[in-house]
Molecule: transfer RNA
Organism: Nanobdellota archaeon
RNA sequence: GGGCCUAUAACAUAGCCUGGAUAGUGUAUCCGGCUUCGGACCGGAAGACGCAGGUUCAAAUCCUGCUGGGCCCA
Numbered sequence: 001g002g003g004c005c006u007a008u009a010a011c012a013u014a015g016c017c018u019g020g021a022u023a024g025u026g027u028a029u030c031c032g033g034c035u036u037c038g039g040a041c042c043g044g045a046a047g048a049c050g051c052a053g054g055u056u057c058a059a060a061u062c063c064u065g066c067u068g069g070g071c072c073c074a
Base pairs, nucleotide, nucleotide: 001073002072003071004070005069006068007067010027011026012025013024020057029045030044031043032042033041050066051065052064053063054062
């Protein structure tokens, strides 16, 4: 220098190919219940689409660029 893959919450993960309802789930965290206390269990809360642009009535999803990570070639 070239090619391919990848990026969703504190962590893990589904959804992306085939665009459409308030972005789902588990763990962790916080609040309440339960308990002598704690754990477990039950109920609830907060928390995410790497960045920018484009297409579209509508983008996590399609397209382009950039950034980070991984692999291969030179």